Predicted 3D model of a 272-nucleotide part of an RNA (large-subunit ribosomal RNA, domain VI) from a Nitrospirota bacterium.
Context: one part of a larger RNA
RNA sequence: CGCAGGAGACUUGAAGGGAUCUGUCCUUAGUACGAGAGGACCGGGAUGGACGAACCUCUGGUGUUCCGGUUGUCACGCCAGUGGCAAUGCCGGGUAGCUAUGUUCGGAAGGGAUAACCGCUGAAGGCAUCUAAGCGGGAAGCCCACCCUGAGAUUAGGUCUCCCGUCCCGAGUGAUCGGGACCUGAAGGUCUGUGGUAGACUACCACGUUGAUAGGCUGGAGGUGUAAGUGCAGUAAUGUAUUCAGCUGACCAGUACUAAUAGACCGUGAGU
Numbered sequence: 001c002g003c004a005g006g007a008g009a010c011u012u013g014a015a016g017g018g019a020u021c022u023g024u025c026c027u028u029a030g031u032a033c034g035a036g037a038g039g040a041c042c043g044g045g046a047u048g049g050a051c052g053a054a055c056c057u058c059u060g061g062u063g064u065u066c067c068g069g070u071u072g073u074c075a076c077g078c079c080a081g082u083g084g085c086a087a088u089g090c091c092g093g094g095u096a097g098c099u100a101u102g103u104u105c106g107g108a109a110g111g112g113a114u115a116a117c118c119g120c121u122g123a124a125g126g127c128a129u130c131u132a133a134g135c136g137g138g139a140a141g142c143c144c145a146c147c148c149u150g151a152g153a154u155u156a157g158g159u160c161u162c163c164c165g166u167c168c169c170g171a172g173u174g175a176u177c178g179g180g181a182c183c184u185g186a187a188g189g190u191c192u193g194u195g196g197u198a199g200a201c202u203a204c205c206a207c208g209u210u211g212a213u214a215g216g217c218u219g220g221a222g223g224u225g226u227a228a229g230u231g232c233a234g235u236a237a238u239g240u241a242u243u244c245a246g247c248u249g250a251c252c253a254g255u256a257c258u259a260a261u262a263g264a265c266c267g268u269g270a271g272u
Base pairs, nucleotide, nucleotide: 001152005163006162007161008160009159010158011157015149016148017147018146021049022048023047024046025045026044027043033038051106052105053104054103055102059100060099061098062097066093067092068091069090070089071086072085073084074083075082076081110144111143112142117137118136119135120134164271165182166181167180168179169178170177171176183269188266189265190264191263192208193207194206195205196204213259214258215257216255217254218253219252220251222248223247224246229242230241231240232239233238
């Protein structure tokens, strides 16, 4: 821009893409078959491999924004307590998120038309013949079925809902066409702001005071592992009590304290 008014939702499915794998064991059954050795079809059940998708409850990884330990040195006047630098100084753990080696799920079942092949009926050709007419069975393959995209499918589809004025002049027999005045500016959308498990940008999604969108605060979860100060014990290093303390990022709630203020613009007027 189109989809012959505009808008918001929900859809149909032309078409395209993805997937399509397979082992072993048990049972049927040591049955059918076979002199024996051996050893099934059909059917039922269980459990794996590879591959793929999703996810983070578990097991782990990461987690330089969390907690702790510790070395050297510098600083805060000193002690104590902290901070800076040394690859995050080094080290031990670790929330969220992300993640696989972790977890869950998938390729199941079914239908249709067929291939090779197997048949029924059956002539040409009194027989025979699956074929010539006709009718069946039959594959991990084909078309559906399963998952995803999908009306720019210009053949531009469908359904529901919402929204939008009066008058005047001119032309014309008229339908209608052209011009103008006053009013209107809808439904809805955008800008903009607060953000996101969404994201390169854009887009998408949530929210904007009729508000929990983010921050803060409060409480909790989870993490770390018992803070500082003080008392006590010890010459001291240190230990111990207060104290499962103190601190705590992303997690879960609550709470308008802060910021989402105020607003502007687009879109018209019943539709060739």